[in-house]
The prediction has a mean pLDDT of 86. Predicted 3D model of a 264-nucleotide part of an RNA (large-subunit ribosomal RNA, domain VI) from a Candidatus Woesearchaeota archaeon. It matches the Rfam family "Bacterial large subunit ribosomal RNA". Rfam links the family to the GO terms structural constituent of ribosome and ribosome. The organism belongs to Candidatus Woesearchaeota, within Archaea.
Context: one part of a larger RNA
RNA sequence: UAAGAGAAUUGAGAGGAGCCGUCCUUAGUACGAGAGGACCGGGACGGACUAACCGCUGGUGUACGAGUGGUAUCGCCAGAUGCCAAUGCUCGGUAGCUAAGUUAGGAGUGAAUAAGUGCUGAAAGCAUAUAAGUACGAAGUCCACCUCAAGAUGAGUUCUCUUGCUGAGAUAAUCAGGUAAGGACCCCUGAAGAUAACAGGGUUGAUAGGCUACAUGUGUAAGAGUGGUGACACUUUUAGCAGAGUAGUACUAAUAGUCCGAGG
Numbered sequence: 001u002a003a004g005a006g007a008a009u010u011g012a013g014a015g016g017a018g019c020c021g022u023c024c025u026u027a028g029u030a031c032g033a034g035a036g037g038a039c040c041g042g043g044a045c046g047g048a049c050u051a052a053c054c055g056c057u058g059g060u061g062u063a064c065g066a067g068u069g070g071u072a073u074c075g076c077c078a079g080a081u082g083c084c085a086a087u088g089c090u091c092g093g094u095a096g097c098u099a100a101g102u103u104a105g106g107a108g109u110g111a112a113u114a115a116g117u118g119c120u121g122a123a124a125g126c127a128u129a130u131a132a133g134u135a136c137g138a139a140g141u142c143c144a145c146c147u148c149a150a151g152a153u154g155a156g157u158u159c160u161c162u163u164g165c166u167g168a169g170a171u172a173a174u175c176a177g178g179u180a181a182g183g184a185c186c187c188c189u190g191a192a193g194a195u196a197a198c199a200g201g202g203u204u205g206a207u208a209g210g211c212u213a214c215a216u217g218u219g220u221a222a223g224a225g226u227g228g229u230g231a232c233a234c235u236u237u238u239a240g241c242a243g244a245g246u247a248g249u250a251c252u253a254a255u256a257g258u259c260c261g262a263g264g
Stems, first nucleotide, its partner, number of pairs: 003162007013148004019047007031036001049105005057099004064092005069084006110142002116136004165177004182260004186202005207253003210249005216242003223236005
């Protein structure tokens, strides 16, 4: 920013992007004695760059699972837990993040031009692209594409909400108070984030935690039984355990409350 709010917008202007190649075809055509070999147009593929994403391929994943050595502790066995200077070492791995992975982009159509090329044409009976007039012409300029954008103080536009309080003052300007619409504080949080901000939620509630189920990971727990002299094997048992994932469920916490905020 000429009452106070909540939304949605226009676009003055600013930034980004703009790249290059190979092959096929037109066509062995035009051209050329031959050798060679096109313009214009059509199609396919790729390199680098940029952006987004994590379904696929992988990486990471020190709060997940398992294996394994030394040592200490839980009285001992068994089983666990702590430490081992990189998670002691090793094998896998959810979410998230990510590239080497995936997807997309530089497409298209115009405008005015530069160097350059013309048409008509005088001054100057000729000539001349220029003097009047007029036509082309670039990865460049403008438009087009993507993003931001009304502090654009030139402060724009549209829609919706608040419906007119009280006191002082001259019935004014102005000042003060309590409110409206609305907003904030506060609290639960987030693929948002250093903090602010932004976004979601606050019992008329699935916002976070917990719990349940599922997905997914690891890979068959402990205890017991059976077999074996034993190391160990088998059965119970595709078990047991599990961080971030997806749903459901008010069990826990978002309680209660406070403040600001128009009177044109």